[in-house]
The part of an RNA shown here (large-subunit ribosomal RNA, domain IV) has 317 nucleotides and comes from Natronococcus amylolyticus DSM 10524. Rfam family: Archaeal large subunit ribosomal RNA. Clan: LSU clan.
Context: one part of a larger RNA
RNA sequence: CCGACGUUAGGGAAUUCGGCAAGUUAGUCCCGUACCUUCGGAAGAAGGGAUGCCUGCCCCGCAAAGGGGCAGGUCGCAGUGACUCGGACGCUCCGACUGUCUAGUAACAACAUAGGUGACCGCAAAUCCGUAAGGACUCGUACGGUCACUGAAUCCUGCCCAGUGCGGGUAUCUGAACCCCCCUUACAAGGGGACGAAGGACCCGUUAACGGCGGGGGUAACUAUGACCCUCUUAAGGUAGCGUAGUACCUUGCCGCUUCAGUAGCGGCUUGCAUGAAUGGAUCAACGAGAGCGUCACUGUCCCAACGUUGGGCCCG
Numbered sequence: 001c002c003g004a005c006g007u008u009a010g011g012g013a014a015u016u017c018g019g020c021a022a023g024u025u026a027g028u029c030c031c032g033u034a035c036c037u038u039c040g041g042a043a044g045a046a047g048g049g050a051u052g053c054c055u056g057c058c059c060c061g062c063a064a065a066g067g068g069g070c071a072g073g074u075c076g077c078a079g080u081g082a083c084u085c086g087g088a089c090g091c092u093c094c095g096a097c098u099g100u101c102u103a104g105u106a107a108c109a110a111c112a113u114a115g116g117u118g119a120c121c122g123c124a125a126a127u128c129c130g131u132a133a134g135g136a137c138u139c140g141u142a143c144g145g146u147c148a149c150u151g152a153a154u155c156c157u158g159c160c161c162a163g164u165g166c167g168g169g170u171a172u173c174u175g176a177a178c179c180c181c182c183c184u185u186a187c188a189a190g191g192g193g194a195c196g197a198a199g200g201a202c203c204c205g206u207u208a209a210c211g212g213c214g215g216g217g218g219u220a221a222c223u224a225u226g227a228c229c230c231u232c233u234u235a236a237g238g239u240a241g242c243g244u245a246g247u248a249c250c251u252u253g254c255c256g257c258u259u260c261a262g263u264a265g266c267g268g269c270u271u272g273c274a275u276g277a278a279u280g281g282a283u284c285a286a287c288g289a290g291a292g293c294g295u296c297a298c299u300g301u302c303c304c305a306a307c308g309u310u311g312g313g314c315c316c317g
Stems, first nucleotide, its partner, number of pairs: 001312008010303002014301001019298001027051005036041001038152001052074009075079001087296007094288002099111002115150007127136003154282003158213003163210002165206005172201003180193004214232005241275001242272001253269005
């Protein structure tokens, strides 16, 4: 000097990106227990009290096993005496939950999930593997199987089919080769025509298909604002909600709370650079080795360092 431990007066997070680390709490019995809630929970909420040993006795019990209780006494700083052994509470975000994952830097808000919805399929089916024979689904049969999206429950899921896709239809147009007809060629090749499938043009439907969801000007008897009017334009011009957001550039937006001081956090407002409804929107009890913030308790994290135990390095011999 380094590693692993232990103790520390007074203060108690002043440390730090951040209470990281350490510490606090801890078993069992009794009392008691809020907001919220899907009425199950939350909950071991929180917060109190007790706990050893000895003697006598009571009750349950078949019991010398075990359990529950009463009274008296007694020791210690301390009786779950060591070991074992929850710190607690509040607000918000995300994901409903238990579960799964990057063997060896990521355990998460990612994946999955029950639930919801759409599409295909009547079985010699649809989908998948194989060149095929054959096989899986399946010795199943639409209350089934396959594919795709969303992701518990609750309240809901607005407008647009113009584009792209998908499905259907189609008088007409387009549309290859073979066959057919004509011309040419001693034969062919070649040229032209007719017929005409799928597909396309054309028409219709379809968004829990891919996706999309405006601009300008004026206007109310203070001002401001604009229910209202005019106009351009689109397939339709963003509805309910939520909103400075895990999304907001300006931005440390403005107001309030919290602090002596708060680019953080929470609650409002909200003109949203560039929110928004199964690419789901909002809300949300329970749950979380998830993310942010606060309070109490507690502490060598710190003020500010000291001492001790142990292992190593280093120095001397």
Its mean pLDDT, the model's own confidence on a scale to 100, is 86.